[in-house]
């Protein structure tokens, strides 16, 4: 200098004028409400997707079995999680570093197209070897053989040596695998040693098995006030021989229980609360490799309801283009709260900072 | 807000559970028939299976994440 990787941060700023929403204060009003204030506050890193987990609220506290759903290396963090951190194993990259749905295929079932002899049961297409026969440089038949060829994503441990008729873990060394033991580690696991002669092809994001977790519904939850009336019609089931509901799929059990369900028709669709002090923000200190935790100080920081958070101007700043320069013109993303948090995922113009790695060059 | 469903040819759909050739009807185009048209018959073309990634030897199908569209959902009786 160029390329690459990781982590973190910003997401135009300030001022003026005119508006909008909420709160506070003052005045008028019995009240509703209205007016005023150089009053205070007023979108985000994702407010988004609604994919997980919770808080909160209600359901007569939710028992047993079957079914169902989810999670899946280990340890830790957390209110909790399918999230995060650190590590382990596997894979990729020269490297910094990145990815990983990563339990079980010796419980059972199933699938593995085409090709190939054969796709998990054992098997001989070519080849090799032995024997027999014949029309004898060959052919036929029987047997042995998985070392070689061929097929395929995948072929019954790999490679070498010995051995053999040819071969074969048949034997041996090394590597892999399995079992056992020892050591280290909280653990996943790693390392080493011994034994076994190889048993166990792949797929579980196929069924399934194992371990763990799961009661349901959701702020349109729920509470209160007000308004409204046709508490109407039809069908089905049912009133102790129990419909239906708590109870989401089923059964048992238990509790409530005289109405329930569907269709048609009708009415009201306003207000208050839930609802803004919270697993809260910021700063400092301390603990921890880290996620995170603890202590102290300080701050109060949106609450709309068809939905406010805007528009214009000025100055400054960033980028792009033109220009010798002053300067001029243009651009400025993704997106917008709706009960509230913790995560994940996705979108994003233009930048900034820190660390690390590779290559080339110079000293 | 909450709950749920669907994306396959120009249109309407099947295939997905159970992975190995992407199909049907209508429409389009060409030909035959007809004086011509319609109908009928024969043939042809047309698909990144909404997008991306993953699992697998192999994905429309299985899994995950997005995108688009649609449906239901207030209270009283």
């Nucleotide at each position: 200098u160029g390329g690459a990787g990781u982590g973190g941060g910003c997401g135009c700023a300030u001022g003026a004028u005119c508006g909008c929403u909420g709160c506070c204060c003052g005045c008028c009003u019995c009240a509703c409400g209205g007016c005023g204030g150089c009053g205070c506050a007023g979108a985000g890193g994702a407010a988004a997707g609604u994919c997980c987990g919770a808080a909160c609220u209600c359901c007569g506290c939710a028992g047993g079995g079957c079914a169902g759903a989810g999670u899946g290396g280990u340890u830790c963090g957390u209110a909790a999680c399918g999230c995060g951190a650190a590590c382990u194993g596997g894979g990729g990259g020269c490297g910094a570093c990145c990815c990983u749905a990563a339990g079980g295929a010796a419980a059972g079932u199933g699938c593995c197209a085409c090709a190939g002899a054969a796709a998990a049961a054992a098997u001989a297409c070519c080849g090799c070897c032995c024997c027999g026969c014949c029309u004898c440089u060959g052919g036929c038949g029987g047997g042995g053989u998985a070392a070689g060829g061929g097929u395929g994503c995948a072929a019954u441990g790999g490679c070498g040596a010995g051995g053999u008729a040819a071969g074969a873990g048949c034997u041996c060394a090394c590597c892999g695998c399995u079992u056992u033991c020892a050591u280290g580690g909280c653990g996943a696991c790693a390392u080493g040693a011994a034994a076994g002669g190889c048993a166990u092809g792949g797929c579980a994001a196929a069924c399934c098995c194992c371990a763990c977790u799961c009661g349901g519904a959701g702020c349109a939850a729920g509470a209160c006030c007000a308004a409204a009336u046709a508490g109407g019609g039809a069908a089905a089931c049912g009133u102790u021989c129990g419909a239906g509901g708590g109870c989401g799929g089923c059964c048992c059990g238990u509790c409530c229980g005289a109405g329930u369900u569907u269709c048609c028709g009708g009415g009201u669709a306003g207000g208050u609360u839930g609802c803004a002090a919270g697993a809260g923000g910021u700063g400092c200190c301390g603990g921890g490799u880290g996620a995170c935790c603890g202590g102290c100080a300080u701050c109060c920081c949106a609450g709309a309801u068809a939905a406010a958070u805007g528009a214009u101007c000025a100055u400054g700043g960033u980028c792009u283009g033109c220009u010798g320069a002053u300067g001029c013109a243009g651009a400025g993303a993704c997106a917008g709260a709706a009960u509230u948090c913790g995560g994940c995922u996705u979108a994003c113009a233009g930048c900034c900072c820190a660390c690390c790695u590779c290559a080339a060059u110079u000293u | 807000g909450c709950g749920c469903c669907u994306g396959u040819a120009g249109c309407u759909c099947a295939g997905c559970u159970g992975g190995a050739u992407a199909g049907a009807g209508c429409a389009a185009c060409g030909g035959a028939c007809u004086u011509c048209u319609a109908a009928u018959c024969c043939g042809u073309a047309g698909g990144u299976c909404g997008c991306a990634g993953g699992u697998u030897c192999g994905a429309a199908u299985c899994c995950u994440g997005c995108c688009a569209g649609g449906c239901g959902u207030a209270c009283c009786a």